[in-house]
Molecule: transfer RNA
Organism: Minisyncoccota bacterium
RNA sequence: CGGGACGUCUUAUAACGGUAGUAUGCACCCUUCGGGUGGGUGUGGUCCGGGUUCAAUUCCCGGCGUCCCGA
Numbered sequence: 001c002g003g004g005a006c007g008u009c010u011u012a013u014a015a016c017g018g019u020a021g022u023a024u025g026c027a028c029c030c031u032u033c034g035g036g037u038g039g040g041u042g043u044g045g046u047c048c049g050g051g052u053u054c055a056a057u058u059c060c061c062g063g064c065g066u067c068c069c070g071a
Base pairs, nucleotide, nucleotide: 001070002069003068004067005066006065007064011023012022013021018054025043026042027041028040029039030038047063048062049061050060051059
C1' cells in the first nucleotide's frame, strides 16, 4: 500500500427491515445462627457520521478501531 472479516450492557453471545433478548457482573430482597448454594426484583447496550425506508442492530456510503491474508 491492496484485499477480506468483525464492532450490541462489565464480560460473552443472540436478534428473516417491525417494542434489542439470554447468560454473567453489580445493587436490593427471600432462604441460613452465619457463610456458600439456590430463588426473586432491579440496573445497564447496538463504534461514529450520513443515505434509503412508514420503520434500520439489520440494507447502502464514508470514517474510526481490532484481527487475518497478500505485497